[in-house]
RNAcentral holds the sequence, with entries from ENA. Predicted 3D model of a 1481-nucleotide RNA (small-subunit ribosomal RNA) from an uncultured prokaryote. Rfam family: Bacterial small subunit ribosomal RNA.

RNA sequence: GAGUUUGAUCCUGGCUCAGAACGAACGCUGGCGGCAUGCCUAACACAUGCAAGUCGAACGAACCCUUCGGGGUUAGUGGCGCACGGGUGCGUAACGCGUGGGAACCUGCCUUUAGGUUCGGAAUAACUCAGAGAAAUUUGAGCUAAUACCGGAUAAUGUCUUCGGACCAAAGAUUUAUCGCCUUUAGAUGGGCCCGCGUUAGAUUAGAUAGUUGGUGGGGUAAUGGCCUACCAAGUCGACGAUCUAUAGCUGGUCUGAGAGGAUGAUCAGCCACACUGGGACUGAGACACGGCCCAGACUCCUACGGGAGGCAGCAGUGGGGAAUAUUGGACAAUGGGCGAAAGCCUGAUCCAGCAAUGCCGCGUGAGUGAUGAAGGCCUUAGGUUUGUAAAGCUCUUUUACCAGGGAUGAUAAUGACAGUACCUGGAGAGUAAGCUCCGGCUAACUAUGUGCCAGCAGCCGCGGUAAUACAUAGGGUGCGAGCGUUGUUCGGAAUUACUGGGCGUAAAUGGCGCGCAGGCGGAAUAGUAAGUCGGAGGUGAAAGCCCGGGGCUCAACCCCGGAGGGUCUUUCGAAACUGCUAAUCUAGAGAGGGUCAGGGGCCGGCAGAAUUCCUGGUGUAGAGGUGAAAUUCGUAGAUAUCAGGAGGAACACCGGAGGCGAAGGCGGCCCGCUGGGGCCAUUCUGACGCUGAGGCGCGAAAGCGUGGGGAGCGAACGGGAUUAGAUACCCCGGUAGUCCAUGCCGUAAACGAUGAAUACCGGCUGUUUGAGGAAUCGACACCUCCCAAGUGGCGCAGCUAACGCGAUGAGUAUUCCGCCUGGGGAGUACGGUCGCAAGACUAAAACUCAAAGGAAUUGACGGGGGCCCGCACAAGCGGUGGAGCAUGUGGUUUAAUUCGACGCAACGCGAAGAACCUUACCUGGGUUUGACAUCCCCGGAUCGCUACAGAGAUGUAUUUUUUUCUUCGGAAACAGAGUGACAGGUGCUGCAUGGCUGUCGUCAGCUCGUGUCGUGAGAUGUUGGGUUAAGUCCCGCAACGAGCGCAACCCCUAUCCUUAGUUGCCGUCACGUAAUGGUGGGAACUCUAGGGACUGCCUGUGUGCCAGGCAGGAGGAAGGUGGGGAUGACGUCAAGUCCUCAUGGCCUUUAUAUCCAGGGCUACACACGUGCUACAAUGGCAUCUACAAAGAGCAGCUAAGCCGCGAGGCCACGCGAAUCUCAAAAAAGAUGUCUCAGUUCGGAUCGCAGUCUGCAACUCGACUGCGUGAAGCUGGAAUCGCUAGUAAUCGUGGAUCAGCAUGCCACGGUGAAUACGUUCCCGGGUCUUGUACACACCGCCCGUCACACCAUGGGAGUUGACAUUGGCAGAAGACAUUGAGCUAACCUUCGGGAGGCAGGUGUCCAAGCUGGUGUUGAUGACUGGGGUGAAGUCGAAACAAGGUAGCAGUAGGAACCCCUGCGGCUGGAUCACCUCCUUU
Repeated sequence: GAGUUUGAUCCUGGCUCAGAACGAACGCUGGCGGCAUGCCUAACACAUGCAAGUCGAACGAACCCUUCGGGGUUAGUGGCGCACGGGUGCGUAACGCGUGGGAACCUGCCUUUAGGUUCGGAAUAACUCAGAGAAAUUUGAGCUAAUACCGGAUAAUGUCUUCGGACCAAAGAUUUAUCGCCUUUAGAUGGGCCCGCGUUAGAUUAGAUAGUUGGUGGGGUAAUGGCCUACCAAGUCGACGAUCUAUAGCUGGUCUGAGAGGAUGAUCAGCCACACUGGGACUGAGACACGGCCCAGACUCCUACGGGAGGCAGCAGUGGGGAAUAUUGGACAAUGGGCGAAAGCCUGAUCCAGCAAUGCCGCGUGAGUGAUGAAGGCCUUAGGUUUGUAAAGCUCUUUUACCAGGGAUGAUAAUGACAGUACCUGGAGAGUAAGCUCCGGCUAACUAUGUGCCAGCAGCCGCGGUAAUACAUAGGGUGCGAGCGUUGUUCGGAAUUACUGGGCGUAAAUGGCGCGCAGGCGGAAUAGUAAGUCGGAGGUGAAAGCCCGGGGCUCAACCCCGGAGGGUCUUUCGAAACUGCUAAUCUAGAGAGGGUCAGGGGCCGGCAGAAUUCCUGGUGUAGAGGUGAAAUUCGUAGAUAUCAGGAGGAACACCGGAGGCGAAGGCGGCCCGCUGGGGCCAUUCUGACGCUGAGGCGCGAAAGCGUGGGGAGCGAACGGGAUUAGAUACCCCGGUAGUCCAUGCCGUAAACGAUGAAUACCGGCUGUUUGAGGAAUCGACACCUCCCAAGUGGCGCAGCUAACGCGAUGAGUAUUCCGCCUGGGGAGUACGGUCGCAAGACUAAAACUCAAAGGAAUUGACGGGGGCCCGCACAAGCGGUGGAGCAUGUGGUUUAAUUCGACGCAACGCGAAGAACCUUACCUGGGUUUGACAUCCCCGGAUCGCUACAGAGAUGUAUUUUUUUCUUCGGAAACAGAGUGACAGGUGCUGCAUGGCUGUCGUCAGCUCGUGUCGUGAGAUGUUGGGUUAAGUCCCGCAACGAGCGCAACCCCUAUCCUUAGUUGCCGUCACGUAAUGGUGGGAACUCUAGGGACUGCCUGUGUGCCAGGCAGGAGGAAGGUGGGGAUGACGUCAAGUCCUCAUGGCCUUUAUAUCCAGGGCUACACACGUGCUACAAUGGCAUCUACAAAGAGCAGCUAAGCCGCGAGGCCACGCGAAUCUCAAAAAAGAUGUCUCAGUUCGGAUCGCAGUCUGCAACUCGACUGCGUGAAGCUGGAAUCGCUAGUAAUCGUGGAUCAGCAUGCCACGGUGAAUACGUUCCCGGGUCUUGUACACACCGCCCGUCACACCAUGGGAGUUGACAUUGGCAGAAGACAUUGAGCUAACCUUCGGGAGGCAGGUGUCCAAGCUGGUGUUGAUGACUGGGGUGAAGUCGAAACAAGGUAGCAGUAGGAACCCCUGCGGCUGGAUCACCUCCUUU
């Protein structure tokens, strides 16, 4: 820097990625060289070989050679070395390491100074002899040398000292030279010791310590010292973290990072520690000793069972462990080490080689040309694109590799493991040499196929459910390249522990409040000091590394040289501003004294009245009480009500107020007493006495606990009544703890301003409380004005803030101190500890799990939130549905099939404007397979048709008739048949792949944009507000100004008039004619027809309104406020409907899911629902007579008149392709008559018989007619529908579809009402506002138990390890002490012995071991507790809206769960009303 929480936004915050690095490992791949590196695990066990020897110029002896001069080899004695070099990191939190100092020390070999080097002695190994033993090894006797051992002498400038003195050495070798030896001085080198500072985590480790701390004497050491010992004292360490526990070698450095830091301590270098485990000393200059010794233990090996041997954390190597780490190589040529006088010997140190892409660096795998853009592959819109100048082809080169020849440096005279290596020259030939990852975003790179929430991918977000750039494969592409990816680890990004460089009102985070020890910080001026601070100089900060400059390998990596840099270091000199310290001052902070004031501040005691309840008595009678409605309850044994009296407890109405007091919790009747704090005014005093405050101490609502009282009301639990599906609740009736008092605990709350305390500074306006002052007044109170101080509210500038907001009472600007936070869950839980009588409080994790959790604000949606408005939404009315019969559609059932679709409104007389066949998609059966239909190719032809037969038919067989059109005569076209394959076909699937069309919200008034402005932003503004409207309609106002799609208008019908025209329409006037009729002439007046115009949001005045827009009324008018009706449907919603209208992607089918045919089915029928028709009758039925429409349709048609039939209809037949003819009769209405309230002269279902019509055909399954039959039904429960005027209701008429079939649908006219107070309620919609944990948007979200599976974890009778510590026993080796009757070479001796020593004995200390206790910790454990995660399980419905009882935190009780209830608290509660204050006018 990016991705990821959201519909979107800003913030907070975690998770993840891109970078670098590695002693790495794994997968795929692999040409060469250089330089590096290579058991991170089992400090596990080790076969075999090698890794430390050397000196004959110290010594004797043996042997060999000899040129007799001598030379050589060596077991042993002796000297030096073996304490270096090499390995490892167990232990160690320490003077171990780093850094800088110090004094009380030693130092072989080396350098240096001054001296010495004399005289003697006694042994012993080797060797010889004799033994023991399997071996390792060893015993006895005897001989011998030395630079081995011992004594004497000498002795200081040495050591000690009582200052008199005392004491101490030596070794020789050799021909010379020389090398040695002893004492000593100084040094160098190396080492021992001490100190300051630095050096991991845990306080769920807080006290530790008896040689412990100090002193004195003594011992011990090279040396200081409790290092050791005796005595004395009682100290010492620790919150600046002792002790304990865990982990760890430390450093130079290495990796990362801008740096500060963080992580790390391989290779190289310095120091330390260790050498199978534990202990111990010896020798030595140096060790408590890796390849030495002794002892104990474990393990391994040998053994003749008696005993012995061993230690790869040296180099190779083996087994084992492990993801994993090399050769049992060469050489001492170089560098270095040991010994030696030297030659030289030894050296797994070292130098080289081998193995490994383990890393870094370099080189190569060819270069040029080459377009028919080859072939092949892949994709394709089928044209082409791409692979791709890539290949082939042509020309050229030879790095590397290969072959041949020459051939170094490393070495100075000699000596080369590496090595015939590096390097050079020549030769042949493109000949020997490319892979890996990725391609959804982050992140460079895209298509096809397969697969179909499968297989799989995945670092995070996330892909995959039939069109996957995300899986797999392919083509293509990207990146890197002898490597590329993956995994692991570290740093970075992460300002995500914040010193540099974060935060805490609401996101995680201010302790409930105060007092206060330590600590931190601290007012003004002066002097001194110099700890901090600043500067100069000296020392040191090893080398290597990093950085800079040079140089060497062809370059680079790598190596060499020089420089620079690096510390909270140390010493010293200086400065004196600031901090500190010391001294002496000051008054502005703080405090004290004086005066005065307000107050529910606290504690104790007393007193008063109102009310509730109870008791007594009176009056009085049937109810009272309670609720949404009731009931439980009380009451005739007298309640409730009312009056009087009494008892008792608790709380204090009004005043009362965002008013007061207090540190907070909290505090309210009145009075007395005691007492704390605060304000103001003058100034007097002290003189920084201050601020904060880890631990600590105290206070601390409610609930709760203990003891003793008290108990009126209220009231967890509990009982009962209701409600409810249930109701362990909400409501009601009761009611115990408790609430009250005293006393003692508890110590928590939304203990909140969710805001720690203190100080200073930084615009204003306006309330209120207290005090003081001024003015005014004769004076007081009140009022008014200005100002000062202290509190307490509101609004707001700057500033701050993610925003909300805060804003002198800061969340502003600064300083000081304290507390707290670091993703969500697990969890404020477990374990441990402290406190508590208990409840519990405080302190406080981890495993595991998720990619979020969260804050503020935005737009929507929603609310059993609010305001405003509208609608046949309600209300007011009229008529229906729901009951009956029938029609029709649907569900269900049935069936071979009852084809399919449509399902709340917005499916159900819907698709279907018409299923007997057809339709038809379904079923049964029978046929066909390039097909019923389209195109192409080929063949031969006309085809169709007629007839006969078989068949249910399709179809088949047979027969017969005829021979298309054009022509350039080649042929072409059309048609039918046969064949071949491409293909046809599909009402098969997916409406959740789609187009188109449609429904719905809704003819609701909305939906947006440009520019500007505001906001970090999503967004807002405009579009909100005040009016008004049917309307986002219009007006006014306004940071908006305009515009678009909608509204309205433009279109059609209709209502009035005028004009034009006048047939098929019309007929007033005129004429003719008829039985009658516009029938005829004629007319153009009227009606009508169909073109145009007109009417315009018009005119006048009134009311209302601030204006305007408008509203109301009136006049005129046929019509008046969109006149009525229609068409017209914004942005969008419902994955709404339709693949069966059509079109179409994909999938499926292809002798079948296609196609043809016959029959059947879609018409079934216990039942349920929707929509209708007809009725139930008298506003009616029936009969007769009689009047008035509109709009349509008609040639495969409407059909007049006439005749026949009771009728449906039939026969015949005029007219009309229609303003001419026909359908065609309109019906209700009207008139007259009859029926008289009945299951009827209502009603017509059902059934029987007989017919008519259509049609190939009315059985399943048509309509109609006549006669007969005459069911249910007497106005319809809950519920529900339509309608506001030419409407409802009622009456008939026509049309589409159609052979026939209409109660349906679409149209037409006739007759023609009632009601609307109004917007409280139901439903739907619009708009503003509010809350929200919703955004798939309430059909949302979401809580807990239970059941199942898995995971980690706590408890747990215990069991079993590890570690630490402690009591007792024990006591190897060794050291020291003591003893030492046994043994005894050097010296002394008076020769007897002595001195000295040794073995042995004893004691002290002490390792392993044995035994008991304690603590810490690990593993495991029947059972058990909660937690987490899982698919669509169960029960409820706690939270989010007033979430339907507002929610939440504390506490207590209850409940199967979510939870419920009580008490006091909070607002992080909606809504309405009131109060107060502020802002604006």